[in-house]
RNA sequence: CCUGUUAGACGGGCAGUCGCUCGCUUUCAACAGUUCGUUGAGAGCGGGAGGAAAGUCCGGUCUCCACAGGGCAGCAUGCCGGCUAACGGCCGGGGGGAUUCGCUCAAAGCGGAUUUCACGGAAAGUGCCACAGAAAAUAUACCGCCGGCCGCAAGGUUCGGUAAGGGUGAAAUGGUGCGGUAAGAGCGCACCGCAGGCGGAGUAAUCCGUCUGGCAGGGCAAACCCCAUGCGGAGCAAGACCAAAUAGGGGAGGAGGGGCGGCCCGCUCCGUUCGACUUCCGGGUAGGUCGCUAGAGCCAGGCAGUAAUGCCUGGCCCAGAUGAAUGACUGUCGCCUCGAAAGAGGUACAGAAACCGGCUUACAGUCAACAGGCCUU
Repeated sequence: CCUGUUAGACGGGCAGUCGCUCGCUUUCAACAGUUCGUUGAGAGCGGGAGGAAAGUCCGGUCUCCACAGGGCAGCAUGCCGGCUAACGGCCGGGGGGAUUCGCUCAAAGCGGAUUUCACGGAAAGUGCCACAGAAAAUAUACCGCCGGCCGCAAGGUUCGGUAAGGGUGAAAUGGUGCGGUAAGAGCGCACCGCAGGCGGAGUAAUCCGUCUGGCAGGGCAAACCCCAUGCGGAGCAAGACCAAAUAGGGGAGGAGGGGCGGCCCGCUCCGUUCGACUUCCGGGUAGGUCGCUAGAGCCAGGCAGUAAUGCCUGGCCCAGAUGAAUGACUGUCGCCUCGAAAGAGGUACAGAAACCGGCUUACAGUCAACAGGCCUU
């Protein structure tokens, strides 16, 4: 200098002008008035988006509805231990795979580094395994090898043995070597791997040692399925309260009530079993209030723990809107790019809506730590 990663940090600063929203104090006006107060306008002071506020994927708090208990179905999770309110999250550990380096003649194997894994069960059952290939699972013989048979021989439209070699494939019935054999084969042996038993270490997953067994029906469960565990549903437009006008409902009174501009007469409408009209009650709507932001909260320090995390002490208060505020403009400084300079351009992703813990995704630029590479001294 470049590249990459992250229990990382930040995510433009200042000034001016004009505005918005919430709270407190206060002035004026209107209403109501004993007071408290309500509404509107103004002034002062204070608060006013994020690391993801996003996607709404997972878990919880809270609210309402449902619910004796058990089962079926459905969905989710799935190595072990820990953390947590909880989780499908996080931390630590174990195991497997890939790449690379070292040991080794080489293979197998062992060790290191980086990285990755939905990592229970394939010997309950069902199903699938493209293409290629002889054969993709009760195994199987295409080439080759070996033996028989035929042939004088080369050889063979022949019979059998053989999975060592070739070839196909993502995958072919343990690997390497020695023996053995007609040729071969765990057929026999050594080492490695594998399975089971025993012993030891570990909370456990698992690992180590030893003995026994020639070694077993290959893979796929992110195919159905089986096993274990968990899960009632809807969501702040949850839900609670106050409560007009109009039209229904219920109770009581009720023979009258209303219109023709004030009064009388007159006319007229509704009504007296189907009840006009008056009054009271109740449910719901508009509207309003609460829920609503002091919380699994933030900051600093200490202690315990490998860590996730927990505990203790001190300090702090940090948006609560409801067509929905958190803004716009100007100047200047900062940063990045271009440029010799003057200067020009750019300054991300994105915006709360009951709240919290995670995950995932987006992100200009800067800083920090770590890892790798290159150059210079």
A computed fold for a 377-nucleotide RNA from a Bryobacteraceae bacterium, annotated as Bacterial RNase P class A. Rfam family: Bacterial RNase P class A. It is annotated as a ribozyme. Rfam describes the family as follows. Ribonuclease P (RNase P) is a ubiquitous endoribonuclease, found in archaea, bacteria and eukarya as well as chloroplasts and mitochondria. The gene name in the source record is rnpB. The source organism's lineage runs through Bacteria, Pseudomonadati, Terriglobia, Bryobacterales and Bryobacteraceae.